RNAcentral holds the sequence, with entries from ENA, Rfam and Ribocentre. A computed fold for a 160-nucleotide RNA from Desulforamulus hydrothermalis Lam5 = DSM 18033, annotated as c-di-AMP riboswitch aptamer (ydaO/yuaA leader). Its mean pLDDT, the model's own confidence on a scale to 100, is 76. The source organism's lineage runs through Bacteria, Bacillota, Eubacteriales, Desulforamulus and Desulforamulus hydrothermalis. Rfam family: c-di-AMP riboswitch aptamer (ydaO/yuaA leader). From the family's description: This family represents a conserved RNA structure found upstream of the ydaO and yuaA genes in Bacillus subtilis and related genes in other bacteria. Rfam links the family to the GO terms regulation of gene expression and cyclic-di-AMP binding. The family has 106 seed sequences and 7,607 matches in Rfam 15.1. The same sequence occurs in records of 2 taxa.
């Protein structure tokens, strides 16, 4: 000097998820409670033709939508004169996995734009919910970054 790995937060990022007070308790840790910035749901008039059936329907979230391939489940048509059985077959449908896309979302003062790099999940309600004044109710977490944090236009704050 290069590469790889780990640690580190009075610096930052995603997100609504910040900031207080009290107690356990001496403790900044941890647990519990009461508030709170901020955020979500339900809920009239009104609107929507109604009813039934079906593969119900709905919410938080950027996380939707289809295509191709493979596996599994069920299985239609069809397959040597006629019938039965067996076998072959495998449309339609469902579930899962993978591939590359995609609506949409993120990246260091803010907005727009260009570039580059990422995400494009997960969970909840339980047959039920359009919007919605009054009103009712719930959350106020968790996770991550040692390389960056780039260009342009506009704006703003602080300092001098």
């Nucleotide at each position: 000097g290069u590469u790889u790995a780990a640690a580190a937060a009075a610096g930052g990022c995603c997100g609504a998820a910040u900031c207080u007070c009290c107690g356990g308790c001496a403790g900044a840790a941890c647990c519990g409670g009461a508030g709170u910035a901020c955020g979500g749901g339900g809920g009239a008039c009104u609107a929507u033709c109604c009813u039934u059936c079906c593969c119900g329907g709905g919410g938080u979230g950027a996380a939707u939508c289809a295509g191709c391939u493979c596996u599994c489940u069920u299985a239609a048509a069809g397959c040597a004169a006629g019938g039965c059985a067996a076998g072959c077959g495998g449309a339609c449908a469902g579930a899962g996995a993978g591939c590359g896309g995609u609506a949409g979302g993120g990246u260091a003062c803010c907005c727009u734009u260009c570039a580059a790099c990422c995400c494009g999940a997960a969970c909840c309600c339980g047959u039920c919910a359009a919007c919605u004044a009054a009103c009712c109710u719930c959350g106020a977490a968790g996770g991550c970054c040692a390389a960056a944090a780039g260009g342009a236009g506009g704006g703003u704050a602080a300092u001098a």